[in-house]
RNA sequence: GCAGUGAGGGUGUCCGGUCGCAGUGCCGAGGCAUUGAGGAAAGUCCGGGCUCCACAGGGCAGGGUGCCAGGUAACACCUGGGCACGUAAGGUGACGGCAAGUGCAACAGAAAGCAGACCACCAUAAGCCUUGUGGCGACACAGGCUUAUGGCCAGGGUGAAACGGUGCGGUAAGAGCGCACCAGCGCUCCUGGUAACAGGGGCGGCUAGGUAAACCCCACUCGGUGCAAGGUCAUGGAGGGAGAGAGAGUCGGCCCGGCUCGCAGGCAUCUCCCAAGGUAGACCGCUCGAGCCAGCUGGCGACAGUUGGCCCAGAUAGAUGACCGGAGCGCACGCGCGUACAGAACCCGGCUUAUAGCCCUCCUGCAAGC
RNA sequence: GCCGGUGUAGCUCAGCGGUAGAGCACUCGAUUCGUAAUCGAGCGGCCGUCGGUUCAAAUCCGACCACCGGCUCCA
Numbered sequence: 001g002c003a004g005u006g007a008g009g010g011u012g013u014c015c016g017g018u019c020g021c022a023g024u025g026c027c028g029a030g031g032c033a034u035u036g037a038g039g040a041a042a043g044u045c046c047g048g049g050c051u052c053c054a055c056a057g058g059g060c061a062g063g064g065u066g067c068c069a070g071g072u073a074a075c076a077c078c079u080g081g082g083c084a085c086g087u088a089a090g091g092u093g094a095c096g097g098c099a100a101g102u103g104c105a106a107c108a109g110a111a112a113g114c115a116g117a118c119c120a121c122c123a124u125a126a127g128c129c130u131u132g133u134g135g136c137g138a139c140a141c142a143g144g145c146u147u148a149u150g151g152c153c154a155g156g157g158u159g160a161a162a163c164g165g166u167g168c169g170g171u172a173a174g175a176g177c178g179c180a181c182c183a184g185c186g187c188u189c190c191u192g193g194u195a196a197c198a199g200g201g202g203c204g205g206c207u208a209g210g211u212a213a214a215c216c217c218c219a220c221u222c223g224g225u226g227c228a229a230g231g232u233c234a235u236g237g238a239g240g241g242a243g244a245g246a247g248a249g250u251c252g253g254c255c256c257g258g259c260u261c262g263c264a265g266g267c268a269u270c271u272c273c274c275a276a277g278g279u280a281g282a283c284c285g286c287u288c289g290a291g292c293c294a295g296c297u298g299g300c301g302a303c304a305g306u307u308g309g310c311c312c313a314g315a316u317a318g319a320u321g322a323c324c325g326g327a328g329c330g331c332a333c334g335c336g337c338g339u340a341c342a343g344a345a346c347c348c349g350g351c352u353u354a355u356a357g358c359c360c361u362c363c364u365g366c367a368a369g370c
Numbered sequence: 371g372c373c374g375g376u377g378u379a380g381c382u383c384a385g386c387g388g389u390a391g392a393g394c395a396c397u398c399g400a401u402u403c404g405u406a407a408u409c410g411a412g413c414g415g416c417c418g419u420c421g422g423u424u425c426a427a428a429u430c431c432g433a434c435c436a437c438c439g440g441c442u443c444c445a
Stems, first nucleotide, its partner, number of pairs: 001366004006362006013327007021036007038341001042352002045350005050226001052224002062222005067081005082095001083093003096217002101215002103211002118156002121151009131142004164182006183207002185204008230284004235445002239274006253267003291310008328339004371441007380394004388425001396412005418434005
């Protein structure tokens, strides 16, 4: 220098004009000024703030987390370390306990879970034999077969998984039965480390399988609810009260009683007043906050402290847009077209998922030079 | 916006660690003069997608995708 479908991080179009939309501030009241999406605003998977409800304290049930230390408001997040896998760089890891209990393991296989059965092997006893040798023979020895008793996990070729491995001794045959070495485990002591853990010594034949994203045990932790939380106001409607309607002998909104004469009641309608709940609506919650930027200090780091500066969307069916001109980039050039993923809804810290192009650091490979 | 649930054959569902099933539908056959019903046989599945745990996953765990339901109680 080139290449990389290697690891990590950043950025993720820009400039000008015209007309609009929303918030805020001004005034001469319809203009002016100013601000106006994201790294994920997404999924709603975790953790908090805040809200209302519940609540003496403790426990049970249920959920979550799970090596150690630290960070933090908190976390399942982050940082550093340990361990395992990997030749290494580096990457990955739901990484407590199955040497507490209970369960599960299809098919195959003698056997699938700690207790041994079966076949095979070995010994002893009894019986048997168209067997061999010796003997006249009874029989003896050897061999074979069957049965019983005992030994017994070394052999059984299946399975994802089979009762430590190698060698020597030992034995009737064998076997950690004994011994040496190796591998693992437990107990104990020493050293280093805050710890996880690492290194070393001694003891024990202890060999103890897998599965806890199976029940479960242990430790820590969690009350529920979610801004459609929650609160304020109350124009109407509905409800209650008062007044008007109310005048008349029949056309004067309607019903009804009495009676022809003075009168009286109710409804509709209109006016005024009253308290409570509360939807639409209006307002609060609502955006100045575990805030952002820069420097310094402490720390390996996550982060913390401190000094200075800054104000950076708050709408409510939802503003953040449309058009024109130019630049950059891509489609090989021009024309032309396109310009990733994607749009706040109470707010933060994380995780996960989506993301064209460009840039930076490290790593790997190739080539050349010093 | 918040909360909850479901994805298995063409349709409706069961199965919740050990070879994926039922009913209806479809195809063929039997029965009938013929059709329906009935009887017998058959076809049909990456168990929504991708990872993980396990010897083994439709089933357990995680992420993503699609669909469905609930929450505003006088205008």